Predicted 3D model of a 72-nucleotide RNA (transfer RNA) from a Minisyncoccota bacterium.
RNA sequence: GCCGUGGUAGCUCAGUGGUAGAGCGGUGGCCUGAAGAGCCACGCGUCGGGGGUUCGAUUCCCUCCCACGGCA
Numbered sequence: 001g002c003c004g005u006g007g008u009a010g011c012u013c014a015g016u017g018g019u020a021g022a023g024c025g026g027u028g029g030c031c032u033g034a035a036g037a038g039c040c041a042c043g044c045g046u047c048g049g050g051g052g053u054u055c056g057a058u059u060c061c062c063u064c065c066c067a068c069g070g071c072a
Stems, first nucleotide, its partner, number of pairs: 001071007010024004018055001025044001026042005048064005
C1' cells in the first nucleotide's frame, strides 16, 4: 500500500430502514444489628467522526479515524 472483519451501555455482545436491547456490573429502595444473598425500581447511551440517500439511518452509500487478521 491492497483486501477482509469489527467499532452500539462501565464490560461482553444482540439489533440489517420506523427512533436501541440482553447478560454481568452500577445506583436507589425493601430486608438485616451490619453485610452478603434475595426482591423492587432506574439504561446509567453524540450507536467511532463527517457527509450523502430517504418522510425516516445503528441499519444503505461515500470518506476519514481506530483495532484485529491476511497478501505484498
The organism belongs to Minisyncoccota, within Bacteria. Rfam family: tRNA. The family's RNA type in Rfam is transfer RNA. Model confidence (mean pLDDT): 83 of 100.